[in-house]
Context: one part of a larger RNA
RNA sequence: CCCGCAACUAGACGGAAAGACCCCGUGCACCUUUACUAUACCUUUACUAUGAACUACGGUGCUUGCUGCGCAGGAUAGGUGGGAGGCUUUGAUUUCAGGUUCUCGGACUUGGAGGAGCCACCGGUGAGAUACCACCCUGUGAGUUCUGUGGUUCUAACCUACUCCCGUAAACCGGGAGAGGGACAUAGUAAGGCGGGUAGUUUGACUGGGGCGGUCGCCUCCUAAAUUGUAACGGAGGCGCGCGAAGCUACGCUCAGGCUGUUUGGAAAUCAGCCUACGAGUGCAAACGCAUAAGCGUGGUUGACUGCGAGACCAACAAGUCGAGCAGGUACGAAAGUAGGCGUUAGUGAUCCGGUGGUUCUGUAUGGAAGGGCCAUCGCUCAACGGAUAAAAGGUACGCCGGGGAUAACAGGCUGAUCGGAGCCAAGAGUUCAUAUCGACGCUCCGGUUUGGCACCUCGAUGUCGGCUCAUCGCAUCCUGGAGCUGUAGAAGGUUCCAAGGGUUAGGCUGUUCGCCUAUUAAAGCGGUACGUGAGCUGGGUUCAGAACGUCGCGAGACAGUUCGGUCCCUAUCUGUUGUGGG
Numbered sequence: 001c002c003c004g005c006a007a008c009u010a011g012a013c014g015g016a017a018a019g020a021c022c023c024c025g026u027g028c029a030c031c032u033u034u035a036c037u038a039u040a041c042c043u044u045u046a047c048u049a050u051g052a053a054c055u056a057c058g059g060u061g062c063u064u065g066c067u068g069c070g071c072a073g074g075a076u077a078g079g080u081g082g083g084a085g086g087c088u089u090u091g092a093u094u095u096c097a098g099g100u101u102c103u104c105g106g107a108c109u110u111g112g113a114g115g116a117g118c119c120a121c122c123g124g125u126g127a128g129a130u131a132c133c134a135c136c137c138u139g140u141g142a143g144u145u146c147u148g149u150g151g152u153u154c155u156a157a158c159c160u161a162c163u164c165c166c167g168u169a170a171a172c173c174g175g176g177a178g179a180g181g182g183a184c185a186u187a188g189u190a191a192g193g194c195g196g197g198u199a200g201u202u203u204g205a206c207u208g209g210g211g212c213g214g215u216c217g218c219c220u221c222c223u224a225a226a227u228u229g230u231a232a233c234g235g236a237g238g239c240g241c242g243c244g245a246a247g248c249u250a251c252g253c254u255c256a257g258g259c260u261g262u263u264u265g266g267a268a269a270u271c272a273g274c275c276u277a278c279g280a281g282u283g284c285a286a287a288c289g290c291a292u293a294a295g296c297g298u299g300g301u302u303g304a305c306u307g308c309g310a311g312a313c314c315a316a317c318a319a320g321u322c323g324a325g326c327a328g329g330u331a332c333g334a335a336a337g338u339a340g341g342c343g344u345u346a347g348u349g350a351u352c353c354g355g356u357g358g359u360u361c362u363g364u365a366u367g368g369a370a371g372g373g374c375c376a377u378c379g380c381u382c383a384a385c386g387g388a389u390a391a392a393a394g395g396u397a398c399g400c401c402g403g404g405g406a407u408a409a410c411a412g413g414c415u416g417a418u419c420g421g422a423g424c425c426a427a428g429a430g431u432u433c434a435u436a437u438c439g440a441c442g443c444u445c446c447g448g449u450u451u452g453g454c455a456c457c458u459c460g461a462u463g464u465c466g467g468c469u470c471a472u473c474g475c476a477u478c479c480u481g482g483a484g485c486u487g488u489a490g491a492a493g494g495u496u497c498c499a500a501g502g503g504u505u506a507g508g509c510u511g512u513u514c515g516c517c518u519a520u521u522a523a524a525g526c527g528g529u530a531c532g533u534g535a536g537c538u539g540g541g542u543u544c545a546g547a548a549c550g551u552c553g554c555g556a557g558a559c560a561g562u563u564c565g566g567u568c569c570c571u572a573u574c575u576g577u578u579g580u581g582g583g
Stems, first nucleotide, its partner, number of pairs: 001583008010575003014570002022404004027400002029396004035201005042193008051154009061144006068137001069105001075130001078136005085119003094113008158181003162178006204216003213233001217239006240385001241283001242342002247301007255279001257275005281290002284347001286345003305328004311322003317386001330339003353379007361372002411458001412456001413454003417451001419447006428438002465540001466538003470532001471529005478503003481498006505519005546564004550559003
């Protein structure tokens, strides 16, 4: 060196399972509810199946009887019309008894007595004149038609898990008879209420992982790299209006501040003089403008017009912006002219659907109308602001699928803020004396053991804390060894240098690493090795499914809160290592 055999498992990011954690999908399922929308059930009402009688109280129509009072006036005058007569032995005036009504005066009416007159016209009063007749009005009585509500009763619909008989050898079912209920119950139709009992769904995105928080449209500045444009959960602020004058036009004016002076009057009110070119002002944030003013006034006004628009800017689209000029009619100005809102840039919302006004459009045989179109205008914090629907929240540790190392948790990597270590300077402490020892304010490095940042390999899987076992390396050395200095008398120390050969205990508590404690020791070192080591062990902790407490939540459920319980697979092919054999 080659080939075996027997072993061990450090590696082959070993095998197994398209990661269960995490994120994503306009994925799924199940669960919850004061998410949305439906719906079974329940409930209320009406009608139908659904009939009869009585009674009480209503409504409507018809017949009939009565009723009607301001003052004045014989006196209780409902309205209008006709009307000069009407009623009366078929019983008038009068009178007795009763009833109804009442404005207490009467009116109407039933019966008895009685036996011949009574009323109206006229007159008077009054807005209206009476007897009698007709048609009506108000209120009311009786009868009747239709009908409503409540109650009671009935039986024939309908009901019966009751009894008997039969089909029939039958604990079902059906038929018959009875009994009990009874127009209720029950069923159907329509409308309203309730309705996680059930169902279908929704429950945004950005994001130095996700969640929580914040944000989402528009305007101004910086970032922005001297045209324009330009990102970030970069740095600062505003808007979701206002104004009939704060618009248009003609004419006019100049501000802020300072100094000096001057009654109340002061730092600052009003006034005078001088200096000062813009530092004031601009309806509102900022930027850019503006004194020829765009700033401040006065007069007149409505161009804060209608129909258009050459040509441009910007721009994926859709939008957005500027605009001379033409026609009509208008305001101001002597005129030339200016005026299609406001010094400019924010003050906003597509489409559908619907409302209102107008219209020489259309009009389902025709004429109309309805409806539609066109013009004008209105209704969205559709603010997640290019707006999925008119209409929508949550849980899943019982979970599932498709994906992702496009994206988190472990480990590694980069970085080294934080962390650990070293050095430089030397103010000071050290009685004196910076440097025996300690060393502020600062500065320069090193390490890659902490907590982080980043998200680069790995999500078709790189098993995660601690312990046990077995280690191996570094030295910034705990002990043992050798030195220097000392504020080293000795002993014991302090500090620094060299040094990694060897060593570095046993227990109690806790899952603990750590830590505290006990007893020793020469000493009981600090770190790296995927916080060494689970194809070596364990499985106490963490981190599935069960259960409980506290807390949170209406709830399903949840909690770096607690508690009890809870399946750890692999026969070694290669590399490696150990022992041994052969060539």

The part of an RNA shown here (large-subunit ribosomal RNA, domain V) has 583 nucleotides and comes from a soil metagenome. The prediction has a mean pLDDT of 83.